Small-subunit ribosomal RNA from an uncultured bacterium, 1470 nucleotides, folded computationally.
RNA sequence: AGAGUUUGAUCCUGGCUCAGAACGUACGCUGGCGGCACGCCUAACACAUGCAAGUUGAACGAAGUAGCAAUACUUAGUGGCGAACGGGUGAGUAUAAUGUGGGUAUCUGCCUUUUGGUUUGGAAUAACACGAGGAAACUUGUGCUAAUACCGGAUAAGCCUUCACAGGGAAAGUUUUAACGCCAAAAGAUGAGCCCGCACUUGAUUAGCUAGUUGGUAAGGUAAAAGCUUACCAAGGCAACGAUCAAUAGCUGUUCUUAGAGGAAGAUCAGCCACAUUGGGACUGAGACACGGCCCAAACUCCUACGGGAGGCAGCAGUGGGGAAUCUUGCACAAUGGGGGAAACCCUGAUGCAGCAACGCCGCGUGAGUGAAGAAGGCCUUCGGGUUGUAAAGCUCUGUCAGGAGGGAAGAACGACCGAGGUAACCCCUCGGCCUGACGGUACCUCCAAAGGAAGCACUGGCUAACUCCGUGCCAGCAGCCGCGGUAAUACGGAGAGUGCAAGCGUUGUUCGGAAUUACUGGGCGUAAAGAGCGUGUAGGCUGUUUUGUUAGUCUGAUGUGAAAGCCCGGGGCUCAACCCCGGAAGUGCAUUGGAAACUGCAUCACUUGAGUACUGGAGGGGAAAGCGGAAUUCCGAGUGUAGAGGUGAAAUUCGUAGAUAUUCGGAGGAACACCAUUGGCGAAGGCGGCUUUCUGGACAGAUACUGACGCUGAGACGCGAAAGCGUGGGGAGCAAACAGGAUUAGAUACCCUGGUAGUCCACGCCGUAAACGAUGAGCACUAGAUGUAGCGGGUAACCACCCCUGCUGUGUCGAAGUUAACGCGAUAAGUGCUCCGCCUGGGGAGUACGGCCGCAAGGCUAAAACUCAAAGGAAUUGACGGGGGCCCGCACAAGCGGUGGAGUAUGUGGUUUAAUUCGACGCAACGCGAAGAACCUUACCUGGGCUUGACAUCCUCGGAACCCUCCCGAAACGGAGGGGUGCUUGCAAAAGAACCGAGUGACAGGUGCUGCAUGGCUGUCGUCAGCUCGUGUCGUGAGAUGUUGGGUUAAGUCCCGCAACGAGCGCAACCCUUGUCCCUGGUUGCCACCAUUAAGUUGGGCACUUUAGGGAGACUGCCGGUGUCAAACCGGAGGAAGGUGGGGAUGACGUCAAGUCCUCAUGGCCCUUAUGCUCAGGGCUACACACGUACUACAAUGGCGACCACAAACCGUUGCAAACCCGCGAGGGGGAGCUAAUCGGAAAAAAGUCGCCCCAGUUCGGAUUGCAGUCUGCAACUCGACUGCAUGAAGGUGGAAUCGCUAGUAAUCGCAGAUCAGCAUGCUGCGGUGAAUACGUUCCCGGGCCUUGUACACACCGCCCGUCACACCAUGGGAGUUGUUUGGACCUGAAGUCGAUGUACCAACCCGCAAGGGAGGAAGUUGCCGAAGGUCUGGAUAGCGACUGGGGUGAAGUCGUAACAAGGUAACC
Repeated sequence: AGAGUUUGAUCCUGGCUCAGAACGUACGCUGGCGGCACGCCUAACACAUGCAAGUUGAACGAAGUAGCAAUACUUAGUGGCGAACGGGUGAGUAUAAUGUGGGUAUCUGCCUUUUGGUUUGGAAUAACACGAGGAAACUUGUGCUAAUACCGGAUAAGCCUUCACAGGGAAAGUUUUAACGCCAAAAGAUGAGCCCGCACUUGAUUAGCUAGUUGGUAAGGUAAAAGCUUACCAAGGCAACGAUCAAUAGCUGUUCUUAGAGGAAGAUCAGCCACAUUGGGACUGAGACACGGCCCAAACUCCUACGGGAGGCAGCAGUGGGGAAUCUUGCACAAUGGGGGAAACCCUGAUGCAGCAACGCCGCGUGAGUGAAGAAGGCCUUCGGGUUGUAAAGCUCUGUCAGGAGGGAAGAACGACCGAGGUAACCCCUCGGCCUGACGGUACCUCCAAAGGAAGCACUGGCUAACUCCGUGCCAGCAGCCGCGGUAAUACGGAGAGUGCAAGCGUUGUUCGGAAUUACUGGGCGUAAAGAGCGUGUAGGCUGUUUUGUUAGUCUGAUGUGAAAGCCCGGGGCUCAACCCCGGAAGUGCAUUGGAAACUGCAUCACUUGAGUACUGGAGGGGAAAGCGGAAUUCCGAGUGUAGAGGUGAAAUUCGUAGAUAUUCGGAGGAACACCAUUGGCGAAGGCGGCUUUCUGGACAGAUACUGACGCUGAGACGCGAAAGCGUGGGGAGCAAACAGGAUUAGAUACCCUGGUAGUCCACGCCGUAAACGAUGAGCACUAGAUGUAGCGGGUAACCACCCCUGCUGUGUCGAAGUUAACGCGAUAAGUGCUCCGCCUGGGGAGUACGGCCGCAAGGCUAAAACUCAAAGGAAUUGACGGGGGCCCGCACAAGCGGUGGAGUAUGUGGUUUAAUUCGACGCAACGCGAAGAACCUUACCUGGGCUUGACAUCCUCGGAACCCUCCCGAAACGGAGGGGUGCUUGCAAAAGAACCGAGUGACAGGUGCUGCAUGGCUGUCGUCAGCUCGUGUCGUGAGAUGUUGGGUUAAGUCCCGCAACGAGCGCAACCCUUGUCCCUGGUUGCCACCAUUAAGUUGGGCACUUUAGGGAGACUGCCGGUGUCAAACCGGAGGAAGGUGGGGAUGACGUCAAGUCCUCAUGGCCCUUAUGCUCAGGGCUACACACGUACUACAAUGGCGACCACAAACCGUUGCAAACCCGCGAGGGGGAGCUAAUCGGAAAAAAGUCGCCCCAGUUCGGAUUGCAGUCUGCAACUCGACUGCAUGAAGGUGGAAUCGCUAGUAAUCGCAGAUCAGCAUGCUGCGGUGAAUACGUUCCCGGGCCUUGUACACACCGCCCGUCACACCAUGGGAGUUGUUUGGACCUGAAGUCGAUGUACCAACCCGCAAGGGAGGAAGUUGCCGAAGGUCUGGAUAGCGACUGGGGUGAAGUCGUAACAAGGUAACC
């Protein structure tokens, strides 16, 4: 510091996700040791048990124990002090708290300092004793008694009250050389109370709140100011700088994160606050409205004798419960601290320690060295090896931790006691001695033994470090995002290997970061989300030049504070570290104070340039009202006139013989204003268009004068605001939602047509929205130009005007810099700056629900969430596509000729059938295709019989030459028996070897089994279409573009010209074959002009010709004319056998179709292995209701039949072609000359031609079908061959919709040959014979090429995609209601208790009194105000549930249509 993810690719916008750090965590797997920290975040839920606050006998009486006693000790009680600290928790609390900085009208026990006192009396009471009541808790009567308990009197320096005079109020003793106390006062310290400024969460779908409320006066009250309380008076106080209400929440130092600014958090530690089962209350006290006190109410729990009582772990342990989840009912007061005490000492679940838990941080270990036969095993493998791996073993060492044994601290200082010193002496102080450790025999040290006891977890497709095999087969599963899995998964599961961390590792959750994704630092708003429809203007924000002052802001210094801890820096202590200690810095803050005066603010003197006013002038569909005008439509009346009109793609509905349409004249009425007319004008926007008048707003230009910052923006607010719509009343010609009819259509609730009502118009009033758009808020300033146009000027020139130059204001086009993601914008900015306002933060849900406000309604404004997706989107690029456009080509259409589709047959396919009808091929580009030939074989299929190292290959062992013949079983294969035969090489022989045969063993063979979607190779197709690319350069952020586009031209990206391109490659063309003309060479088997000869080129002879097969020539737009850009080229012509690639062939660019083929072959993987292999016989591939393709033959007279008679090319032949001749009607048979072929043979060419018959008919057409008889091939023609003869003689009379081929030696027509092949050809491949017609032309159909345009397509239009309905699931709105929670108002009742009143039941202290008694004072009781809980009534808010209901979302293969994207087939949208 970034990365992944939208696309075919690109740039941008934008969300989602990841890598980091952290945690009081939890869970999974695993787990050796130690140190330091930390451990109920949930139920402020309920709690058994024990402990957590006592102490003091030197305040007091008493009792008891010990003692003879003195006395000592113990303690229930009285009294004192403490229990308000310490410890816990975070429920409440949004300001009462907290933080920070100030203030004072106050209090402060114990402590310190100082001053002054400490006098004199008195009356009780607990304990105790004796009774009483009660289950208990406890209560109560009588009697006795003490005090540092209680109450008087005296005194008063100082104190309090008071203006003053005057008045008021204290004390306690104990022990006693003295000390400790006590009282009053002053001061300090400490602690606390109260007040003020500032800071302090979210919601406006909470906008108004408040009656003690705000202030005053008086009184009360408090330690103390104050509406703190009461009475009276006034009517205030708070609030858009957010009151009130609602929700949430203890606050802070700090903690986490971060570069920082920020964001989030507020465990442990520390400060403050609040609370103690819930609610209320006071008492005591220095301090409480009191966690381990009291009273009352409530809920709950417990005891009970049913009458009553008791209790409060949010103290430490612990229990239950809740929960994903959080510990021991431990030890000790040794240390630190606290309470009491004179002290010893006691108490202390504070604290110090230990225990449990890897919960966190830190440290250590699980060994080190050597060791290659690179062991074994595992895994992989191309079988060679690689890897695990120096890893192990082995050898040599070491000893941390754990274990055993021994030693062994620091933490301990005090204090008490003893001794010494100091002092007049004591206290106190100093020194010495002695005593004191829970942890703990712990840390630490030494020794012993022994490598011995100590490694896991996650991950390995990309992000992200790390890869192979097996299993699985869209299953099981994974997944943070993108996404993996449908038979070769580095993504699932396992294994091996690897990577990363390591006593831990992963996962989950949360926070910050990355996220500049709320943007202060640091974002945006033309098209991505985002400028309000427009204006006026309030608050607010901002604001020209200048003088002087001030110092609030601002800047600078000082002082105080900002607790400690923490963070940071420097030291130090534990062996290091974590941790701890010391010091410093920092704490960006607040307050006080000194200074500065530029800027902002405030005050003030001025100014004119901003703004405005006055004057002159012209321009304008600016607004409002009234009036006027002509053209047109419609209607009405009249005339002329006759059969149609109207309307459409075509029609019909409709109108018209009752007279339409057309035409002429007259009239009525409403609405709108042609031409002018315009990127022209005006207005803030909406908007404004005939003419005239009246009223009226604004802008502009010019020249002076005046005011003197009067300005800009503008939350709320107010006004205006197209169309449609609403209300009331008019009006209504035309047009026209709804509606009706006619068409169209599968349907047509549409598009088209005929009608037609609201409405459109006017007046008044609502509505308040639009793609209200420049999709661009307003204002000011600055920043090149060029060129139009509207208004007003100036200069020059002039009689005016035009032209030219120039200023201001508007309105356009192009464009520099700049800017932008790009497109584009560009002085009318989307450039550069300033000011103010509005708005945005992924898509959907949704501009929706709920609430509120507005509206008559329709509806508008404001405006969410659940849920769901990983995208949605902008601009541009390349393609593809379009019922977009332009140009061009092709037997593409057209023009022609002949077919197919109808018939019969052949053949292939589908379907059906079958034991099997083997398999493949399926639009063009499957279907006379693989198959250039299924009777057996082929053959892959079926049935049955057999074989199992196999029919075939290699290796090993044994035997035998090989091989030939005969017989038996059997359908054959197979099996059995017998006979013959002995070879070749080496070697003397034995023997060995080679080839072959047989037997055996196992490695293996074999498979036309699967996958053409794992592949190679080959092939088809677009298409013989003219295209497809590259290098360098240039342009663009980039994908890409350019080149290859443009102007011409061509069959052609063929060529020329131009051009930021210049070149090149694969294609085109040419080179190759064939054919057409000529020449040369060679003439045999070919040929024959000349000379002989024959029946015959038969023979001699000759190679001229033909021909053959080698070589060459020839054609190149070369020449001429015209057109054309002085081009390429085209048109015409000459010559020529041939003329513009002469004809034909071979030749197929980059690529497309997961096109075809695993059954040609090859091949990965999978499968079968006495069978899916091999072999044999028979059957099948030939089936047959039917459908389709391709052919053949026909339907006849351009024909059929008969007879006669010509003319080819190419090819084939020795397991072959076969002549002559003979036989047969014929197929054929016999025969065998000749020929290894320019020699012989196949071989007859046929159509054509000549002559004759047929005479338009199911025929002398047509030949299917069937019967009989034969021939040939072959081991064998039954299933199932071809051919022959005789007989039979079907359909068929030119073929519906539709559809195919062909542009010249072509179509059509005629025959010939070949491959395959024993035989089998209407198929296929070749060959020649005869030999046409037509093409105006490119509008249309199909296919293709180039350019351009639109696109929401990219699997690319066979694309994409919308809505209803049906089904499943999810969340949500409404909903009669219902159940909770919370809160307000009114009223009732009213506990405890303070305060007030009353109070004579009652009472010791003081006073009067001899006494009785009275007084003062206290006080029970009663009562008043307030008052918690409770109750009644009534509102608000909020949550759950709810029959039914509304829409929404999601969901591989449902239904209906086709709305959108192309002109999306009616342009789309608001």